[in-house]
RNA sequence: AUGGAGAGUUUGAUCCUGGCUCAGGGCGAACGCUAGCGGCGUGCCUGCGACAUGCAAGUCGAGCGGGGGGAGGAGCUUCGGCUCCGAACCUAGCGGCGAACGGUCGAGUAACACGUAAGCAACCUGCCCCGAAGACCGGGAUAACAGCUCGAAAGGGCUGCUAAUACCGGAUGUGCCCAUGGAGAGGCAUCUCUCCAUGAGUAAAACCCGCAAGGGGCUUCGGGAGGGGCUUGCGGCCCAUCAGCUAGUUGGUAGGGUAACGGCCUACCAAGGCGGCGACGGGUAGCUGGUCUGAGAGGACGGCCAGCCGGACUGGGACUGAGACACGGCCCAGACUCCUACGGGAGGCAGCAGUCGGGAGUCUUGCACAAUGGGGGAAACCCUGAUGCAGCGACGCCGCGUGCGGGAGGAAGUCCUUCGGGACGUAAACCGCUUUUGUCCGGGAAGAAGUUCUGACGGUACCGGACGAAUAAGCCCCGGCUAACUACGUGCCAGCAGCCGCGGUAAAACGUAGGGGGCGAGCGUUGCCCGGAUUUACUGGGCGUAAAGCGCGCGUAGGCGGCUGCGUAAGUGGGGAGUGAAAGCCCUCGGCUCAACCGAGGAAACGCUCCUCAAACUGCGCGGCUUGAGUGUAGGAGAGGGGAGUGGAAUUCCCGGUGUAGCGGUGAAAUGCGUUGAUAUCGGGAGGAACACCGGUGGCGAAGGCGGCUCCCUGGCCUACUACUGACGCUGAGGCGCGAAAGCGUGGGGAGCGAACGGGAUUAGAUACCCCGGUAGUCCACGCCGUAAACGAUGAGCGCUAGGUGUUGGCGGUCUCGACCCCGCCAGUGCCGUAGCUAACGCAUUAAGCGCUCCGCCUGGGGAGUACGGCCGCAAGGUUGAAACUCAAAGGAAUUGACGGGGGCCCGCACAAGCGGUGGAGCAUGUGGAUUAAUUCGAUGCAACGCGAAGAACCUUACCAGGGCUUGACAUCCUGCGAACCCUGCUGAAAGGCGGGGGUGCCUUCGGGAGCGCAGAGACAGGUGGUGCAUGGCUGUCGUCAGCUCGUGUCGUGAGAUGUUGGGUUAAGUCCCGCAACGAGCGCAACCCGCGUCGGUAGUUACCUGUGUCUACCGAGACUGCCGCCGUGACCGGCGGAGGGAGGCGCGGAUGACGUCAAGUCAGCAUGGCCCUGACGCCUGGGGCGACACACACGCUACAAUGGCGCCGACAAUGCGUUGCCACCGCGCAAGCGGGCGCAAAUCGCCCAAACGUGGUCUCAGUGCAGAUCGGGGGCUGCAACUCGCCCCCGUGAAGGCGGAGUUGCUAGUAACCGCGUAUCAGCCAUGGCGCGGUGAAUACGUUCCCGGGCCUUGUACACACCGCCCGUCACGUCAUGGGAGUGGCUAAUGCUUGAAGUCCGUGGGCUAACCCGCGAGGGAGGCAGCGGCCGAGGGCAGGAGCCGCGACUGGGACGAAGUCGUAACAAGGUAGCCGUACCGGAAGGUGCGGCUGGAUCACCUCCUUU
Repeated sequence: AUGGAGAGUUUGAUCCUGGCUCAGGGCGAACGCUAGCGGCGUGCCUGCGACAUGCAAGUCGAGCGGGGGGAGGAGCUUCGGCUCCGAACCUAGCGGCGAACGGUCGAGUAACACGUAAGCAACCUGCCCCGAAGACCGGGAUAACAGCUCGAAAGGGCUGCUAAUACCGGAUGUGCCCAUGGAGAGGCAUCUCUCCAUGAGUAAAACCCGCAAGGGGCUUCGGGAGGGGCUUGCGGCCCAUCAGCUAGUUGGUAGGGUAACGGCCUACCAAGGCGGCGACGGGUAGCUGGUCUGAGAGGACGGCCAGCCGGACUGGGACUGAGACACGGCCCAGACUCCUACGGGAGGCAGCAGUCGGGAGUCUUGCACAAUGGGGGAAACCCUGAUGCAGCGACGCCGCGUGCGGGAGGAAGUCCUUCGGGACGUAAACCGCUUUUGUCCGGGAAGAAGUUCUGACGGUACCGGACGAAUAAGCCCCGGCUAACUACGUGCCAGCAGCCGCGGUAAAACGUAGGGGGCGAGCGUUGCCCGGAUUUACUGGGCGUAAAGCGCGCGUAGGCGGCUGCGUAAGUGGGGAGUGAAAGCCCUCGGCUCAACCGAGGAAACGCUCCUCAAACUGCGCGGCUUGAGUGUAGGAGAGGGGAGUGGAAUUCCCGGUGUAGCGGUGAAAUGCGUUGAUAUCGGGAGGAACACCGGUGGCGAAGGCGGCUCCCUGGCCUACUACUGACGCUGAGGCGCGAAAGCGUGGGGAGCGAACGGGAUUAGAUACCCCGGUAGUCCACGCCGUAAACGAUGAGCGCUAGGUGUUGGCGGUCUCGACCCCGCCAGUGCCGUAGCUAACGCAUUAAGCGCUCCGCCUGGGGAGUACGGCCGCAAGGUUGAAACUCAAAGGAAUUGACGGGGGCCCGCACAAGCGGUGGAGCAUGUGGAUUAAUUCGAUGCAACGCGAAGAACCUUACCAGGGCUUGACAUCCUGCGAACCCUGCUGAAAGGCGGGGGUGCCUUCGGGAGCGCAGAGACAGGUGGUGCAUGGCUGUCGUCAGCUCGUGUCGUGAGAUGUUGGGUUAAGUCCCGCAACGAGCGCAACCCGCGUCGGUAGUUACCUGUGUCUACCGAGACUGCCGCCGUGACCGGCGGAGGGAGGCGCGGAUGACGUCAAGUCAGCAUGGCCCUGACGCCUGGGGCGACACACACGCUACAAUGGCGCCGACAAUGCGUUGCCACCGCGCAAGCGGGCGCAAAUCGCCCAAACGUGGUCUCAGUGCAGAUCGGGGGCUGCAACUCGCCCCCGUGAAGGCGGAGUUGCUAGUAACCGCGUAUCAGCCAUGGCGCGGUGAAUACGUUCCCGGGCCUUGUACACACCGCCCGUCACGUCAUGGGAGUGGCUAAUGCUUGAAGUCCGUGGGCUAACCCGCGAGGGAGGCAGCGGCCGAGGGCAGGAGCCGCGACUGGGACGAAGUCGUAACAAGGUAGCCGUACCGGAAGGUGCGGCUGGAUCACCUCCUUU
């Protein structure tokens, strides 16, 4: 010292920037659902809209006359009564005081209105207090009243009477005021105060009450208290798209006016006054104490309470008064409402209640003056919707309750469930207890001050008793943020949503339920404020790339300013005084049972004013200084600027010569030029523009920019010297100037180039890129424009903070003959780098470091640098510069990937080289399509398509039409019957239906049971029905590719990197070396199998014994081990060789890392959930899966002569075989058939292998090739070969003559060619699959290219990752908005006009009690009406200004799921992109000119770094 928390959301991930959103607190609230009680507060925020009704300001009879009244009294009396006096009490009127307070509202007001602090020597003040003095003599009216009279009314008029504390004259004059003279004091400029003298002026109610005492009033003056008026400093809103405003305006003189100063008002004079420190204008707003929030600073607000101000139907005005320009007064005008007899009148709730209206929304037409306070009164007392209380409203705050204890391994019910159980849950029931609250009964206050009396609240608070768990719980939420999860329903629907986002058939996000979480008489929602938001940054931000440095300079105001002395004291600091109202906040104590609430004391109030002290710092004044700045002298470099002149090279054109068939241009071409002679070449000439080499991260300039040479004019800079001035400085809002290219105006000029335009190409198109032409323009002069990627995307100035290395200019040192070299200093210009900074990239004495000063600028993206307005411009346009609406991001840097029509390195039958195919034909098989009753289903680029199929005639079979079954063809359980089982009839296509006969087993406790069959009932079976996007398992693919990771360490804020990169090497992340890495795992390799050599063991079979072959098992062998060479520091390794059967992984297989493709499979199997249940299940005969105008894919056979055919001859291996292989014999042309030996197989059989070889024939022909198709005849399997099998024989003999674009396999025992075996299988559609052996090649220069892949690197706007992303027009829909012929309205002014009330001025011939003169009449003074004038609200007319609404049409904009056209941008985005400008084009855009790198890539140059 009491005080500061964050989270979600941009990405694949990261850091940063940045916005949006949430959690908190608050409210005069409202809305939804809900609701037991009390206390204290609080309640029209909207229409300052309109108001019915009642009440809200009266009082005094002790100011006055009268009226009513009549206690009481008097007189008279004919006793009926009459007359008079008259207290109390009531009272209209005259008069006094009050009504200017209290109460209400917030319209207006941006102002001395408010706050605060001062001032008034420029002021007023009724009632109250204190003090001094006084109150004498008179007078005339008037209301009430009475009479008459007008009017519907409201209200008047005339005549007559009367009183006063009403009014008037005179006196007195303490005083007061004025004038003059004098004396003194003070101050602040005008001045003020005090005293004396003289003169003039100026009071009153001789009242009221009382027997009196006395009390109450009255007048003048002084003082006080309180209240007010005026002035001033300072303080507190927004817009500059309001920049200039001002005629009483600013000042003066004189006057008027006021309580008072004043231009407040008038006349005259002068021409001033205000403004960037924001005038004027516009918008908004009562101000404050305070309230809410916040750590604070601050922000927002000004409801209740309190102070001030302002308003009172709207506007204007004055009167009265101490005080008003007066809420419940007056006059006028206006709008509105009401009454009316139509002539005329009345009214003002923003007082309290209340009504209507408006609105999301805000109360009773209550009680009482008992208290507090106010007015009047001497008082009693009266009045008081101020106030005190009550009522209504969870509107807020606070408090209380809805019970407490016990009670099951735990009822019912509900929910979930893996069906076992779990949850609600001690919760309930039930037992015991209590009684706040509630109901009833009884008692019963304080508040009263003032000994009596007086209480609206109120029989209230409070107290006692009785009764009884009795009367009392909801709301929101449960995806993350954020605390709380399951089930069902739904199926991008319905809906939710504060942000991110949920919902597409298993949703913790929708709806419902159960459960849970939070708060609780409330809970949520909405709106608004502060917070979080350091997101306007004073505390406390930024500007190289995220938003942000003006294109550059000169300079005004302003801001800031070197060393030193003295003074001053404005700032600053210390002390003191005053103020900072109360309430509130805070602390302490106290009162209501607590609290809310209230009381008391304290503290605080960060501010302002005054006095005083200090003098370091800032300021100010004066003085000094030289280092900042400037000047001088002497040198120096330079594309600095302006003007004039001049030179050569080149292009083009013209003329001439030579010369001939082309030239030119491109990727290739064409347009174009050329026989009228081009191009080429030589000579001559013309003209314009630009200046090669030098030339350079060289120079100069503030920037733009500046390049041949010479001369003239001119700016700046550097170095040396240190003579001079003496802070003269820095920055710089406005302002002024300069300012590339394009563009504009006028005039020139025009060689080349070249927007537009024309043509040729390219293309799907090509308004482009390429080509041929070509106009503006590019050039000059003068004048505009004023922009740019005007960039170092980095404002200017000064100081400070390691170095290294280039380079330009100058100087010095050293040295030399000298130019150099070398060392140092200054100025400039590059690179690298330390500390430091940075989000990172990077910057780093040329800072983006550390500091100071000044300016400019930024505050999410889009809309938009747009619109409107202003200014500038000839125009183009520039400059200043929004909003609505919309989005949850838009961004920066870096990371990992992926990708590139980027790069490097390297692999692979990837290309190339080569051999054979395929694509053409016929056929076979699969698929698409179409077809069908059905052609079951799946597989679909590589990686579906001779695939699931290693065997569809029935079966299979899942499909179709038909016939049937329903506990089912199959499993478990129950009951009854029967052994099981066998034979058999009828019907039917079968399944099935209806029957007949035979047969009687095993165990037994004798009840029965096991097994099997039949029947029956229900639980259930069954489903190749859907979902491979719910799954398991298995598989394909990248890919047998060489990769994929981890631990620890290190680096980085982090993603991540390092390791794994690098140099070599390998088939390989294989190995070696190096290295902040060191190790390790999954992969590679090896271990396994086969083949090749040898050995050993064994020997069924095979061979004649040994040997050998063969078979089986075991083992050896190969490791770059050896040699040479190369390479290296060495290792690893490469090449060659020896040996060897085999070499440099020997060959082949098995083996498939982390992962990718929501890859494939629910139809192999398994499986969640969904669906079907006389059917989506099951059986059955038949059909279909085989259909065929086509298309594709894998194949087979061919097209022939290295071939066909026939004869003869030779050599394998793997396998398979008892419902089987079948020797051998016979029959048949043959398939095959009939016999039949052997063999469960190294023994027997299949089993003749074929290509091949020898010899023969065919002779180039659609053939003696080829064999499709079709006819006929047979054989075999099988229940059955019609749809739909295979084989044989005879006959038939099709297409096809080597195959377009394209495409495929293969690198050695491989391709090619040849046959053999086998699984499935009754048979077979097998030309397929899987194996086996036989014969047995060619080629690889090489890695440019195609495809795939690995590593490194680069760019990226991609990350669903290029099959990515994304731009603009057009079309449709919705929304907001600009322009717009106009149109409607509002506001404030201006000019002219009209002009109410009223003040003032003038007049006042009409009227006129008081005073004067006069006997009077009458006159005078004064006053009034009337009239005139100035001003004047409002009205009318007029032209403008500002703002708002509507508006045919129109412009762009935003958003919307899948629309159209193209492809501009992102990878070199396929023409690098972008900026400014100009022209052109459906559109993105294209092109010209100049600029930028925020451009990839290769090469070169220069510089730097490392070794």
Predicted 3D model of a 1507-nucleotide RNA (small-subunit ribosomal RNA) from an Armatimonadota bacterium. The organism belongs to Armatimonadota, within Bacteria. The sequence is in RNAcentral, with records from ENA and SILVA. Rfam family: Bacterial small subunit ribosomal RNA.